[in-house]
Context: one part of a larger RNA
RNA sequence: UGACGGGGGCCCACACAAGCGGUGGAGGAUGCGGCUUAAUUCGAGGAUACGCGAAGAACCUUACCGAGGUUUGACAUGCAGGGAUUAAUCCCGCGAAAGCGGGAGGAUUGCCUAUUCGGUGUAACCUGCACAGGUGCUGCAUGGCUGUCGCCAGCUCGUGUCGUGAGAUGUUAGGUUAAGUCCUGAAACGAGCGAAACCCCUGUGCUUAAUUGCCAGCGCGUUAUGGUGGGGACAUUAAGCAGACUGCCUCGGCUAACGGGGAGGAAGGUGGGGAUGACGUCAAGUCAGCAUGGCCCUUAUACCUCGGGCCGCACGCGUCCUACAAUGGGUUGCACAAUGGGGACCAAUACCGUAAGGUGGAGGAAAUCCUCAAAGCAACUCUCAGUUCGGAUUGCAGGCUGCAACUCGCCUGCAUGAAGGUGGAAUCGCUAGUAAUCGCCGGUCAGCUAUACGGCGGUGAAUACGUCCCUGGGCCUUGUACA
Numbered sequence: 001u002g003a004c005g006g007g008g009g010c011c012c013a014c015a016c017a018a019g020c021g022g023u024g025g026a027g028g029a030u031g032c033g034g035c036u037u038a039a040u041u042c043g044a045g046g047a048u049a050c051g052c053g054a055a056g057a058a059c060c061u062u063a064c065c066g067a068g069g070u071u072u073g074a075c076a077u078g079c080a081g082g083g084a085u086u087a088a089u090c091c092c093g094c095g096a097a098a099g100c101g102g103g104a105g106g107a108u109u110g111c112c113u114a115u116u117c118g119g120u121g122u123a124a125c126c127u128g129c130a131c132a133g134g135u136g137c138u139g140c141a142u143g144g145c146u147g148u149c150g151c152c153a154g155c156u157c158g159u160g161u162c163g164u165g166a167g168a169u170g171u172u173a174g175g176u177u178a179a180g181u182c183c184u185g186a187a188a189c190g191a192g193c194g195a196a197a198c199c200c201c202u203g204u205g206c207u208u209a210a211u212u213g214c215c216a217g218c219g220c221g222u223u224a225u226g227g228u229g230g231g232g233a234c235a236u237u238a239a240g241c242a243g244a245c246u247g248c249c250u251c252g253g254c255u256a257a258c259g260g261g262g263a264g265g266a267a268g269g270u271g272g273g274g275a276u277g278a279c280g281u282c283a284a285g286u287c288a289g290c291a292u293g294g295c296c297c298u299u300a301u302a303c304c305u306c307g308g309g310c311c312g313c314a315c316g317c318g319u320c321c322u323a324c325a326a327u328g329g330g331u332u333g334c335a336c337a338a339u340g341g342g343g344a345c346c347a348a349u350a351c352c353g354u355a356a357g358g359u360g361g362a363g364g365a366a367a368u369c370c371u372c373a374a375a376g377c378a379a380c381u382c383u384c385a386g387u388u389c390g391g392a393u394u395g396c397a398g399g400c401u402g403c404a405a406c407u408c409g410c411c412u413g414c415a416u417g418a419a420g421g422u423g424g425a426a427u428c429g430c431u432a433g434u435a436a437u438c439g440c441c442g443g444u445c446a447g448c449u450a451u452a453c454g455g456c457g458g459u460g461a462a463u464a465c466g467u468c469c470c471u472g473g474g475c476c477u478u479g480u481a482c483a
Stems, first nucleotide, its partner, number of pairs: 001483002003480003007477007015467002019430005026322008034313002042053002064308007073131001077130006089104006110120003133297002136295003142291002144286003147282001149280001154193006160169003173184003199274004204242007214231002218229003245268001248262005324423001328382007340371003345364002350359003389420001394415007436459007
């Protein structure tokens, strides 16, 4: 100087407490372990692995296994030789394909020579050689990127001063703040990286603009609809501007910083949310995203193909979904969003089918067309039961995608109708448009095992006395036989 303490002081955080909803019990989905296997490819491992890499494993993907094949190679560059019948293309045989063997076929081309012939050069191709190739190893050789402490308030430097020196001071102290934020003091005076601000979205208003959006007033028209003439008021869209700064009042405070209350205001003291992550820590993670040193393989640890596996199942764990019901289930009718996506695409009206879906195709590269809710509201029904709860499982019949749904897809109808009576010890999230609850959209994608992930809107709470305790953290101080 640090680190540590079942030392002290001050302070903070959904850390506890106060509340609300869960997990742990059930069934299922998914990841992991284990076991199994020819293979069940690899990585990730307390917090910071486990719906993680994977934003799509039937083939492909694919890295694994089995079998069949290839050896200058699936891909790149160069050199040497061959190279006018060699290539593309087509056919035949073996074969599961890859591949191997045979045949047909005959493109394109510079120069020399008058031309044929011939010579020479060249692309593809063939042979050979350099080399290719490796998701083989090392993340403890690395770059880059990322997680975490942590949106915590810290981490440092120059000059000066103090100290023999390590170092100290500044950065401590008194206040204050979300903050090393600011004020005051002070051997310090300044500065940098962080905090804040600058950026984006959202909440209010104004200006401008007006189609594909809107429709108050005036016409036209319709069973009806901005359908139409028109209009720019309103809404909206999207560009600019204004607005919030403790600016004003009051009280406290050191005449400070700042704090309490109030006015005005759409918004008030960081308005809400996002992007943004200091010096560093964990030899943290990643050689399988990519790059890359070294090492290793080179008729194989490379490459191609078919089939299988990654989906196996006595079991253990994590994360979720659906439930156990009446604040509910069912039937009928009625209502209200936002973000988005659409050309090998989204697809309306219509018709067929109980339905999944099919036929067909208006319109739409889209503020124009398509895709557009559910909870909710109203009425009826069920009456506490393993039920009209719950939907696992299984049978049959169908639909769709795709070369192909056996291993191993999704969807529909009929039938079947399991566990489950609110869950032990323990444990998680959340402080407001939040939790809870309800649906919608998107990426990936032929299809989909999505209950995932990323967004969007609808409905919309309870509680916080407080900081003793648990967890993590910040500053000062103290002890130490630790570094």